[in-house]
Bacterial RNase P class A from a soil metagenome, 325 nucleotides, folded computationally. The sequence is in RNAcentral, with records from MGnify. It matches the Rfam family "Bacterial RNase P class A". Rfam classes the family as a ribozyme. Rfam links the family to the GO terms ribonuclease P activity, tRNA processing and dimeric ribonuclease P complex.

RNA sequence: CAGAUGAUCGCUGGUGAAUCGCGAGAUUCGCUGGAGGAAAGUCCGAACACCAUACGGCAGCAUGCCGCGUAGAAUACGCGGGCAGCGUUCGUGAAAGCGGGCGUUGACGGAAAGUGUCACAGAAAAGACACCGCCGGUUCUUUGAAAGAAGCGCAGGCAAGGGUGAAAAGGCGAGGUAAGAGCUCACCGCGUCUCGCGUAAGCGGGACGGCACGAAAAACCCCAUGCGGUGCAAGACAAAACAGGGGGAGGGCAGCCGGUCCGACAAAGAUCCUCGGGUAUGUCGCUUAGAUAAAUGAUCAUCCACGACAGAAUUCGGCUUACCG
Numbered sequence: 001c002a003g004a005u006g007a008u009c010g011c012u013g014g015u016g017a018a019u020c021g022c023g024a025g026a027u028u029c030g031c032u033g034g035a036g037g038a039a040a041g042u043c044c045g046a047a048c049a050c051c052a053u054a055c056g057g058c059a060g061c062a063u064g065c066c067g068c069g070u071a072g073a074a075u076a077c078g079c080g081g082g083c084a085g086c087g088u089u090c091g092u093g094a095a096a097g098c099g100g101g102c103g104u105u106g107a108c109g110g111a112a113a114g115u116g117u118c119a120c121a122g123a124a125a126a127g128a129c130a131c132c133g134c135c136g137g138u139u140c141u142u143u144g145a146a147a148g149a150a151g152c153g154c155a156g157g158c159a160a161g162g163g164u165g166a167a168a169a170g171g172c173g174a175g176g177u178a179a180g181a182g183c184u185c186a187c188c189g190c191g192u193c194u195c196g197c198g199u200a201a202g203c204g205g206g207a208c209g210g211c212a213c214g215a216a217a218a219a220c221c222c223c224a225u226g227c228g229g230u231g232c233a234a235g236a237c238a239a240a241a242c243a244g245g246g247g248g249a250g251g252g253c254a255g256c257c258g259g260u261c262c263g264a265c266a267a268a269g270a271u272c273c274u275c276g277g278g279u280a281u282g283u284c285g286c287u288u289a290g291a292u293a294a295a296u297g298a299u300c301a302u303c304c305a306c307g308a309c310a311g312a313a314u315u316c317g318g319c320u321u322a323c324c325g
Stems, first nucleotide, its partner, number of pairs: 001325001003303007011034010036309001040320002043318005048231004060227005065081006082108001083106010109222002114220002117215002131162002133158003137154002140151004170188002173185003189211001190209008235284004245275005255265001257263002304307001
């Protein structure tokens, strides 16, 4: 990017004219607009609207390297930078490696606050451990003239080597030792302090510490920042019948009190009038597609690269998912 062009017949919104009709409107003939990159999922954010103005705290949820920009806003997007991993390439080197370029990936705050987790295998999986092994001592046996050697045990030392594992408790070299070990030292790594550079993330240097400090926070958790809720079936306006509510008439009637005429007190219902609220319904919200059963289609012709996923429902910005070639 999402078949193209033309013709005919339809559907739907708008609009013009003619005719009919008192009117509301109806009919006919024209003109004109009519799905997408995702219209989808509804995962983020915004507009807009309403609600106890929604402030503070707790809980909960979301976000998470740094800077700048775009916007109404964002954690989205863009640009630049830092750090880490991977790939590739160049330089250097005997090699391991080190340094640089390019590309690519990163939910990229904290595991040195605490709790918990780390399958299987393995001795041991986090202030660990000893299966094989290494080391000196020693009982006994064998051997030997002896010194000693070998073997089976016992109580110890070690963690260098082997083995297990995704991961084995700093790496590497030297010293050291019975054998070993940051036990000691240099370099590297790590941490603390400090100086310089940078807006910052961070980078570089120096001094000191001395291995304490394995992995994972997409486990709980901690830190920082943000968040009131509901979504156009939001909501606004107009507004019946029936039902219900307020007021009035009904009526100073029934009833009741006074011994009675009469008078005082004083309901309720039918019926009628009236008021305001809600509902049905309609209009708006709502659109240069804009419905409320809700349109966007069908047939034919020609052509090609032979046509996928799919279809609006308040609007916009992202993300994700689907998809012929």